[in-house]
RNA sequence: CGGGCCGGCCAGACGGUCGCGUCGUCGCUCUUCGGAGCGGUGCCGAGGAACGUCCGGGCACCACAGGGCAGGGCGGUGGGUAACACCCACCCGGAGUGAUCCGCGAGAAAGUGCAACAGAGAGCAGACCGCCUCCGGCCUUCGGGUCGGCGGUAAGGGUGAAACGGUGGUGUAAGAGACCACCAGGGGCCCGAGUGAUCGGGCUCGCUGGGUAAACCUCGCCUGGUGCAAGGUCAGACAGGGAACGCUUGAGGGGGCCCCCCGAGUUCCCGGGUAGACCGCUAGAGGGCUGCGGCAACGUAGUCCCGAGAGAGAUGGCCGUCACUCAGCCGAAAGGUUGGGGACAGAACCCGGCGUAUCGGCCGACCCGUUUG
RNA sequence: CCCCCCGUAGCUCAGAGGACAGAGCGAACGGUUUCUACCCGUUUUGUCGCAGGUUCGAAUCCUGCCGGGGGGA
Numbered sequence: 001c002g003g004g005c006c007g008g009c010c011a012g013a014c015g016g017u018c019g020c021g022u023c024g025u026c027g028c029u030c031u032u033c034g035g036a037g038c039g040g041u042g043c044c045g046a047g048g049a050a051c052g053u054c055c056g057g058g059c060a061c062c063a064c065a066g067g068g069c070a071g072g073g074c075g076g077u078g079g080g081u082a083a084c085a086c087c088c089a090c091c092c093g094g095a096g097u098g099a100u101c102c103g104c105g106a107g108a109a110a111g112u113g114c115a116a117c118a119g120a121g122a123g124c125a126g127a128c129c130g131c132c133u134c135c136g137g138c139c140u141u142c143g144g145g146u147c148g149g150c151g152g153u154a155a156g157g158g159u160g161a162a163a164c165g166g167u168g169g170u171g172u173a174a175g176a177g178a179c180c181a182c183c184a185g186g187g188g189c190c191c192g193a194g195u196g197a198u199c200g201g202g203c204u205c206g207c208u209g210g211g212u213a214a215a216c217c218u219c220g221c222c223u224g225g226u227g228c229a230a231g232g233u234c235a236g237a238c239a240g241g242g243a244a245c246g247c248u249u250g251a252g253g254g255g256g257c258c259c260c261c262c263g264a265g266u267u268c269c270c271g272g273g274u275a276g277a278c279c280g281c282u283a284g285a286g287g288g289c290u291g292c293g294g295c296a297a298c299g300u301a302g303u304c305c306c307g308a309g310a311g312a313g314a315u316g317g318c319c320g321u322c323a324c325u326c327a328g329c330c331g332a333a334a335g336g337u338u339g340g341g342g343a344c345a346g347a348a349c350c351c352g353g354c355g356u357a358u359c360g361g362c363c364g365a366c367c368c369g370u371u372u373g
Numbered sequence: 374c375c376c377c378c379c380g381u382a383g384c385u386c387a388g389a390g391g392a393c394a395g396a397g398c399g400a401a402c403g404g405u406u407u408c409u410a411c412c413c414g415u416u417u418u419g420u421c422g423c424a425g426g427u428u429c430g431a432a433u434c435c436u437g438c439c440g441g442g443g444g445g446a
Base pairs, nucleotide, nucleotide: 001369002368003367004366006364007363008362009361010360012322013321014320015319016318017317018316020045021044023042024041025040026039027038028037029036030035047344051355052354054353055352056351057350058349059227060226061225062224071223072222073221074220075219076090077089078088079087080086091105092103093102094101095100106218107217111216112215113212114211128157129156130153131152132151134149135148136147137146138145139144165183166182167181168180169179170178184208185207186205187204188203189202190201191200192199193198231279232278233277234276240270241269242268243267244266245265252262253261254260255259286305287304288303289302290301291300292299293298324341325340326339327338328337329336330335374445375444376443377442378441379440380439383398384397385396386395391429399417400416401415402414403413404412422438423437424436425435426434
């Protein structure tokens, strides 16, 4: 210099002007005296994904003695966390020269199922061609050849995604782990390293037992349901009916429990009515920096910072200057000038993740190639 | 804001691991008819919404997106 790979960050800045929303405040009008409407003014007013709603929690209500079944989810090991299907580190397998990336990564020697077409045979398989012994017929140059039959054979051919270890030898009529050597895998026993997944080594057994669990299933672990339209308070409106429990042998409620106190209603279903206000509601498993512990995810201490939270729902447009960037022109260059560009998207109870969308830019670590020293 | 379902030929739908994915209606051509319709015959028609994965093999199983529909005080 060229190409690549991984991580982090930004999401234009300032000013003017018009407009939108919450809250505060001032004025006017109305008022059922609670407030409402209109106008002015001041502060503040989206995101890295606010998105999809795919996971996990908080919170709230309902259900629940304990335990189990069913259903659902997860699945190498160790750690992180409130929790997770997320994150970190490591192991194993695969891809790449490499940085690095990918893996729903338990069990197929528990059982059941499935495997189209092709093929002789598809699961403790299989004689279609081939090879070999024997028997019979025919031919013969007497070596044998050919046809048929009973058998043997998985070394060779052929089919398939897949055909029951591989190579060489011994052996044999021809063959075969039938036997031997080496290689690959597996089982058993033992030793060493590691918390562990796992890795390394020794002895032994010829053991060679295919695939599929994102098929049923088995093993281990986790798991109640509904969701802020949860739920609560006040006001208003309407039409009641039924069921269960209870009224001093006490339902239900309060003081955290025991115990004490209050105590006549409480809960559900059907029907009818309403579509108002307030709370929940935004300072939280919150963020930045520094120190310490840890390989890291993360934890912890100190310090600093944090003004959307609303009515079915506001946060936008224009102009100017300066940055950024693209194209044209001028210029030897520095640069000048003209025109263009800035995405994806958008809060509604709140967090942690994942996934997806995104014009463009900045920073850092690493790898490969080339050149020079 | 929350929850659920669906996507296969131009239209309406089958198919739910096994090869080239079917049926009816439609369309085109031919026949029949003086002509048209009916009728008969032949033919045409798929990125199975998209992408990735599991499997020997995916419309079908799994995951992520896209589009459409329905329900809830």

Two RNAs folded together computationally: RNase P RNA and transfer RNA, 446 nucleotides in total. The prediction has a mean pLDDT of 79. Rfam match: Bacterial RNase P class A. Rfam classes the family as a ribozyme.